Context: one part of a larger RNA
This record gives sequence, C1' cells and structure tokens, in this order.
RNA sequence: CUGGGCGUAAAGCGCGCGUAGGCGGUUUGUUAAGUCAGCUGUGAAAGCCCCGGGCUCAACCUGGGAACUGCAGUUGAUACUGGCCGACUAGAGUACGAGAGAGGGAGGUAGAAUUCCAUGUGUAGCGGUGAAAUGCGUAGAUAUAUGGAGGAAUACCAGUGGCGAAGGCGGCCUCCUGGCUCGAUACUGACGCUGAAGUGCGAAAGCGUGGGGAUCAAACAGGAUUAGAUACCCUGGUAGUCCACGCCGUAAACGAUGACAACUAGCUGUGGGGAGACUAUGUCUUUCAGUGGCGCAGCUAACGCUUUAAGUUGUCCGCCUGGGGAGUACGGCCGCAAGGCUAAAACUC
Repeated sequence: CUGGGCGUAAAGCGCGCGUAGGCGGUUUGUUAAGUCAGCUGUGAAAGCCCCGGGCUCAACCUGGGAACUGCAGUUGAUACUGGCCGACUAGAGUACGAGAGAGGGAGGUAGAAUUCCAUGUGUAGCGGUGAAAUGCGUAGAUAUAUGGAGGAAUACCAGUGGCGAAGGCGGCCUCCUGGCUCGAUACUGACGCUGAAGUGCGAAAGCGUGGGGAUCAAACAGGAUUAGAUACCCUGGUAGUCCACGCCGUAAACGAUGACAACUAGCUGUGGGGAGACUAUGUCUUUCAGUGGCGCAGCUAACGCUUUAAGUUGUCCGCCUGGGGAGUACGGCCGCAAGGCUAAAACUC
C1' cells in the first nucleotide's frame, strides 16, 4: 500500500455557495500520452535460486545458467482512458403558460387577553396551597362597568398539513424578493456531480451601544416543606425576554442516517399539479413531484430499514481505530469578554 467501518457499539462537518483536485452522457474521425506487444541497449561483480566441479563431508571455494519483476530507445496495436477537430440530445439549463406555500425583508393595521392608570357601583375580604403562610385590602382591595396607556404574542382555522439548504417560519393588508411543482412546445448543446482550502448563513443563551419594558422570569428576598432544603410548592422580583445596529458561532444544530445518480414487489393515508372516464360541482382510473403508515426480496449483532433504504451499485467529500486522562494542556488562529476552532502526552485500567 491493500484489506474494515460510520441510524443505536468509536465514527456524517449544523447547513449552503464554491476554488483547486477527483470523477463524468451518446457518437464519427484523428492522435498515440496512459495501456498492450515485439526487438535493441542497459540492469557491474559478489550474493539469493537451479545444475555441475574441488577440499574425506560440511561450512567454504569454484564453473555455467537462471534471475535482476527496472529504465531508456525503437517498431507496431488502438478496444478502453486521456488530448484534439466535429456531430448529437436521453444529463444540466433557458424561454413560454399555469399553480401551491407560516420561504425571506420592509412598512402598515386588527381583535382577544394580561398588567397599569382614571372614574363609577359596591363591601370585607382577596389571593394562594396538599394544607398554609408571606403578600394585597376599610388610606376601600378582589368583583363589576366605562374610558385610557403600553408592551408582547397571534385562540379557533391547525393537520405524522405547507414552505425553507439548515437554523427555522403561523392574525390581516401592501410593497420588494428567493426557491419549488406541473404542462406542452421551442432553444442551448455535457454547460454536469462532488468539493480539501476559502466564504456566507446559522436556535437558545451570552456580550457591546442606544431604545423599550406588558407578560414571564435566572440571580435575589420572603413564606412554606424538611432532620436540613442554598430545591421541588407559594408571594414578590432584577438581568433577560422585545426593537435597531454590531459581535458570539455553539446545541440531543437529530432522521443521532453526507451529497448526487441509476436500479430493485406491492398496499394504504394525506397536501399540490396534470391527463382521462363516468351515473358529472362529485366519484373512479392514471401520472408527476412531495409528505406519512405498513410490507416482499434483500440487508442488519439485534432493534429495525425497506423506491423518502440502513437493499443493489457508481463518483466525490468528511469522519472512526479500547476506557479514563481530555475535547483537556501547550502552541497557533479567532473573540470585547464568555469562550470557540485546531489538538496531544505522561500516567492509569
């Protein structure tokens, strides 16, 4: 080097875009770099191996052969790979016509509820719990009615429903904007796949500056519980939760399952589109691209997976190699910090 793996045993980067590289559809011709064959030269001797010979044998010495799997030159072969000229349309893309959607950004707006404020009615409780107490209330609370303020979130619809690469996205309206699906034709003509580096996005929490602050609520205070109770329960409550801009860059970032392509029984539900039939405003059949449940073959240690594969294959990337030490130390890079990324060893079992 080859050989094994990565759903749950160690192992798929959180997710895109993409450079180099690797890999790459059908076909004519050409070339002959890879590839294959012949020949020539070289591949020192010794040694190894084979057949002989010489020391009484052996070690040892010695003759011949083979081998030296290599390199170069030269002459050919042309299926495959590569290069070059050309052609093609099945991959990929563009145009056209329809369609669905919480996809993203900005602005506006609506109603319910919580809280607070003002006023009216009204009187002794309210609140809370397993039971209580802290707390609030005769300075008039809770309840109820009207008006107002302000912030945040959008009941029902709502669905193993939809959209998005992932994180994620949910009232309504307008503007800007990305992607996707279906249909029938036309066009481009391999323009493709993957992707070390690199670069962008990236929940929550956290950080910086400035706003905002209704609710909820780390910390904190009090009341309970308890042997204790730095908790679980209760009453309060500050950061934060919200907005703008800038950082952070992590997660059970999960389908614990990388991307792309091809192939391999079916049955059934659901949301989007097309075609067709009929008893025609509904049902059925079929098809494309999604999303679920079951299931054959096959796979799997088993569990299970099963056309949305963990089946059968190909290409490319990432990653794993006993447990602890340790995702730590040191160094480097990044960060305001918190810390992140990269990443050992001694020792020990």
The prediction has a mean pLDDT of 89. The part of an RNA shown here (small-subunit ribosomal RNA, central domain) has 349 nucleotides and comes from an uncultured marine bacterium. Rfam family: Bacterial small subunit ribosomal RNA. Gene Ontology terms of the family: ribosome and structural constituent of ribosome.